[in-house]
């Protein structure tokens, strides 16, 4: 150049047949309990608006365009 994939909280990652309340869960974080104390456990809570721009639509992480990083495979 072509062509496929990924890209949501610090960090894995679920959800992508659009709409149950503006997005679960694990790890790590803050606080409380419990411990002489940590550690482990148990409760509570804080963190994402979903790569960027844009369209379509009453309504989009979820569909469509471009573009951007990254990985894979071809030439």
């Nucleotide at each position: 150049c072509g062509g496929g994939g990924u890209g949501u909280a610090g960090c894995c990652c679920a959800g992508c047949u659009g709409g149950c309340c503006u997005a679960a869960g694990g790890c790590g974080c803050a606080g409380c309990g419990u411990u002489u104390g940590g550690g482990a456990c148990g409760c509570u809570g804080a963190g994402a608006c979903c790569g960027c721009c844009g369209g379509u639509u009453c309504a989009a992480a979820u569909c469509c365009g471009g573009c951007c990083a990254c990985c894979c495979c071809g030439a």

Description
The RNA shown here (transfer RNA) has 75 nucleotides and comes from a Minisyncoccota bacterium. Its mean pLDDT, the model's own confidence on a scale to 100, is 81. Lineage of the source: Bacteria > Bacillati > Minisyncoccota.